[in-house]
Molecule: c-di-GMP-I riboswitch aptamer
Organism: Dehalococcoidia bacterium
RNA sequence: CCGACGAAAGGGCAAAGCCGUCGAAAGGCGGCGACGCAAAGGCACGGACCUACCGCCGCGCACUGCGCGGACAUGGCCGCCGGCCUGCCGAA
Numbered sequence: 001c002c003g004a005c006g007a008a009a010g011g012g013c014a015a016a017g018c019c020g021u022c023g024a025a026a027g028g029c030g031g032c033g034a035c036g037c038a039a040a041g042g043c044a045c046g047g048a049c050c051u052a053c054c055g056c057c058g059c060g061c062a063c064u065g066c067g068c069g070g071a072c073a074u075g076g077c078c079g080c081c082g083g084c085c086u087g088c089c090g091a092a
Base pairs, nucleotide, nucleotide: 005090006089012037013036017032018031019030020029021028022027035079041085042084043083045082046081047080049076050075056070057069058068059067060066061065
C1' cells in the first nucleotide's frame, strides 16, 4: 500500500408513526422521531414486489355518461435479492 475481516475510536444514515407538501396511486420531498443499518452511500442493469390516471376488455345502469371488475408500466421501490461504482477507521 492492497484485499479479507469488523474489536475500538470519531462519527454517519434514519424504520414505523405524526405534521406539511407533490402525485390518480404506488410513492417522493421537508420537519419531528428512532426500528434498525459497516455501506441503510450512489446507479433502476437483472429478478422480485407495489400502484393503474389515461387508454383497452367485460358486466350493469337512471346510458353521448357513470359505477364495478379484469389485464397492463414507459410509473414506483436501492432499508427485498443480485449486479456495478465509490467510501471513514484499523484491534484480533